[in-house]
RNA sequence: CGGAGCGUGGCGCAGCCUGGUUAGCGCACCACACUGGGGGUGUGGGGGUCGGUGGUUCGAAUCCACUCGCUCCGA
Numbered sequence: 001c002g003g004a005g006c007g008u009g010g011c012g013c014a015g016c017c018u019g020g021u022u023a024g025c026g027c028a029c030c031a032c033a034c035u036g037g038g039g040g041u042g043u044g045g046g047g048g049u050c051g052g053u054g055g056u057u058c059g060a061a062u063c064c065a066c067u068c069g070c071u072c073c074g075a
Base pairs, nucleotide, nucleotide: 001074002073003072004071005070006069007068010027011026012025013024020058029045030044031043032042033041034040051067052066053065054064055063
């Protein structure tokens, strides 16, 4: 320098191809109940606006452009 993949709650992921109702799942966290306590189980609950900016559209995590970070391949 060229090409490819990834970036979504604290952590790990799905959703993107085919734009559309409140962005979900597991773990973790908080409260309560059961238990002598811990652990465990059950019930309920909080937390993200999708790496960033701009664009297209009635409407964008999803499409387009640029850009940042990480990883891999090639030179």
Transfer RNA from a Sneathiellales bacterium, 75 nucleotides, folded computationally. Its mean pLDDT, the model's own confidence on a scale to 100, is 81. It matches the Rfam family "tRNA". It was read from a public genome assembly.